Description: RNAcentral holds the sequence, with entries from ENA and Rfam. The RNA shown here (transfer RNA) has 74 nucleotides and comes from Natronoglycomyces albus. Taxonomically the source falls in Natronoglycomyces (Bacteria, Bacillati, Actinomycetes, Glycomycetales). The coordinates come from a structure-prediction model, not an experiment, and the mean pLDDT is 81. Rfam family: tRNA. It is annotated as a transfer RNA.

[in-house]
C1' cells in the first nucleotide's frame, strides 16, 4: 500500500424483508428470604446504535468517506 470482517448498555452479544417502544444474559442498585453471607425470588437503573454525510415518508439495518480493532496479502 491492497483486501476481508467487526464497532449496539459497565462487559459478552442478539436485533428478521428498513416500519410505529432498541433487547437478552452477566454486572450494579433496592426489597423479600436468612442470625448473617451466598444462592434464590421480585423490582429498578443503564444506549447520541464508532464519527460525519447521503438515500428514504421513515435508517441500528441501505450507500460513501473517515477513525479504531482483528486477520490475510504484498
Nucleotide at each position: 500500500g491492497g483486501g476481508a470482517c467487526g464497532u449496539u448498555a459497565g462487559c459478552u452479544c442478539a436485533g428478521c424483508u428498513g416500519g410505529u417502544u432498541a433487547g437478552a444474559g452477566c454486572a450494579c442498585c433496592u426489597g423479600a428470604c436468612u442470625c448473617a453471607u451466598a444462592a434464590u425470588c421480585a423490582g429498578g437503573c443503564g444506549g447520541u446504535c464508532g464519527u460525519c454525510g447521503g438515500u428514504u415518508c421513515g435508517a441500528g439495518c441501505c450507500c460513501g468517506a473517515c477513525a479504531c480493532g482483528u486477520c490475510c496479502c504484498a